Small-subunit ribosomal RNA, 3' major domain from an uncultured bacterium, 478 nucleotides, folded computationally. The RNAcentral record of the full RNA draws on ENA, Greengenes and SILVA.
[in-house]
Context: one part of a larger RNA
RNA sequence: UGACGGGGGCCCGCACAAGCAGUGGAGCAUGUGGUUUAAUUCGAAGCAACGCGAAGAACCUUACCGGGGAUUGACAUCAUGUCGAACUUGGUAGAAAUACCGAGGUGCCUACGGGAGCGACAAGACAGGUGGUGCAUGGUUGUCGUCAGCUCGUGUCGUGAGAUGUUGGGUUAAGUCCCGCAACGAGCGCAACCCCUAUGCUUAGUUGCUAGCACGUCAAGGUGAGCACUCUAAGCAGACUGCCACAGAGAAUGUGGAGGAAGGUGGGGACGACGUCAAAUCCUCAUGCCCUUCAUACCCCGGGCUACACACGUGCUACAAUGGCCUGUACAGCGGGAAGCGAAGGAGCGAUCUGGAGCGAAUCUCUGAAAGCAGGUCUCAGUUCGGAUUGCAGGCUGCAACUCGCCUGCAUGAAGUCGGAAUUGCUAGUAAUCACGGAUCAUCACGCCGUGGUGAAUGCGUUCCCGGGCCUUGUACA
Numbered sequence: 001u002g003a004c005g006g007g008g009g010c011c012c013g014c015a016c017a018a019g020c021a022g023u024g025g026a027g028c029a030u031g032u033g034g035u036u037u038a039a040u041u042c043g044a045a046g047c048a049a050c051g052c053g054a055a056g057a058a059c060c061u062u063a064c065c066g067g068g069g070a071u072u073g074a075c076a077u078c079a080u081g082u083c084g085a086a087c088u089u090g091g092u093a094g095a096a097a098u099a100c101c102g103a104g105g106u107g108c109c110u111a112c113g114g115g116a117g118c119g120a121c122a123a124g125a126c127a128g129g130u131g132g133u134g135c136a137u138g139g140u141u142g143u144c145g146u147c148a149g150c151u152c153g154u155g156u157c158g159u160g161a162g163a164u165g166u167u168g169g170g171u172u173a174a175g176u177c178c179c180g181c182a183a184c185g186a187g188c189g190c191a192a193c194c195c196c197u198a199u200g201c202u203u204a205g206u207u208g209c210u211a212g213c214a215c216g217u218c219a220a221g222g223u224g225a226g227c228a229c230u231c232u233a234a235g236c237a238g239a240c241u242g243c244c245a246c247a248g249a250g251a252a253u254g255u256g257g258a259g260g261a262a263g264g265u266g267g268g269g270a271c272g273a274c275g276u277c278a279a280a281u282c283c284u285c286a287u288g289c290c291c292u293u294c295a296u297a298c299c300c301c302g303g304g305c306u307a308c309a310c311a312c313g314u315g316c317u318a319c320a321a322u323g324g325c326c327u328g329u330a331c332a333g334c335g336g337g338a339a340g341c342g343a344a345g346g347a348g349c350g351a352u353c354u355g356g357a358g359c360g361a362a363u364c365u366c367u368g369a370a371a372g373c374a375g376g377u378c379u380c381a382g383u384u385c386g387g388a389u390u391g392c393a394g395g396c397u398g399c400a401a402c403u404c405g406c407c408u409g410c411a412u413g414a415a416g417u418c419g420g421a422a423u424u425g426c427u428a429g430u431a432a433u434c435a436c437g438g439a440u441c442a443u444c445a446c447g448c449c450g451u452g453g454u455g456a457a458u459g460c461g462u463u464c465c466c467g468g469g470c471c472u473u474g475u476a477c478a
Base pairs, nucleotide, nucleotide: 001478002477003475004474005473007472008471009470010469011468012467013466015462016461019426020425021424022423023422026317027316028315029314030313031312032311033310034308035307042053043052064303065302066301067300068299069298073126077125078124080122081121082120083119084118087104088103089102090101091100092099093098108115109114128292129291131290132289133288137286138285139281140280141279142277144275149188150187151186152185153184154183155164156163157162168179169178170177194269195268196267197266199237200236201235202234203233204232205231208227209226210225213224214223215222240263243257244256245255246254247253319419323378324377325376326375327374328373329372335366336365337364340359341358345354346353347352385416390411391410392409393408394407395406396405432454433453434452435451436450437449438448
């Protein structure tokens, strides 16, 4: 100087407390361990691995296993020799890869020697490696932590390591600001500048909108017309403790108030200091060294990654009446669409099929949102709760759904009556709850990333648990 303390002081955080909803029990989905296996590819390991890499394993992917092949190679560059334009195409064997045998075709430049380009065969430099090492590395990422810290120049103090500044008194979300001070300044962080959102104005008015006028319809901005309104998308304004009162040190700042759409960082996002964990990744990529070269490289078919006495994590669905079922009826937003989205109409109980209008989309379409509301029914039961499991019949995608896809109908109707010890999230348009969209994607979503609808309870407080910041103290630790 740090680190540590079941030392002290001050302070903060859904850290506790106060609440609400869960997890832990059940069934299923998914990841992991273990076990099994020819293989169940590899990585991730307390927080910070475990719906993680994987934004989507039937083949492919695929790295694993079995078998079948081939060795200048699936891919790159160079060079030698022989043959052939390139290219198109048929047959046989085979699971395919591939092997063998044919057919068509004879182009461009030329000094007729050949050359350019492409292909085949042979041999050679070399290719290849998701092989090892993340403890050789770059790059990227997680974490402490959006915590308020981390440093430097000059000066001063100290023999020196170092100290001071950065400590102190206040204050703040903040090393934020004020005051003081052997310090005076500065840098990286904080904040602001950026984006979205909340209000208004201006400009613009189609594909959007419809107040008034006219036409028109079973109904309709459907049409003329208009750009008021909504909205769209560009610019501008607006919030700064600016104003008032009080407190405070004539400070910073705090408390209350006015005005205001918004008030003291308005709400949300992007943004992550010096560093820590030899943290993660050689399987994104790049790369040193090592290893491999008839094999650890390459092609193909099939299998596996989907196994199942068991254990754990994360989720979904429930156990019901604030509910289930039936009928009627209302209101979104974000987004996507051409090998695509697919309307009207028709068929089917339905999945879906048919059909093909319109649309590269403020025009057409995905697209009837659901919870909600109104009426009816069920009456506390393992039930009209719950839907696992299984049988049968179908549909869709795809070369192909046996291993191993999704969906529909009928039948079947399991566990489950609110969950031990323990444990998680959340402070407001939040939790809870309801549906919708998207990426990946031929098909496949209870996951992920977004969107809107309905919409709470509680917060006395900081004694305690956890994590963190500053000062101080002890130390046989570095």

Rfam family: Bacterial small subunit ribosomal RNA. Model confidence (mean pLDDT): 85 of 100.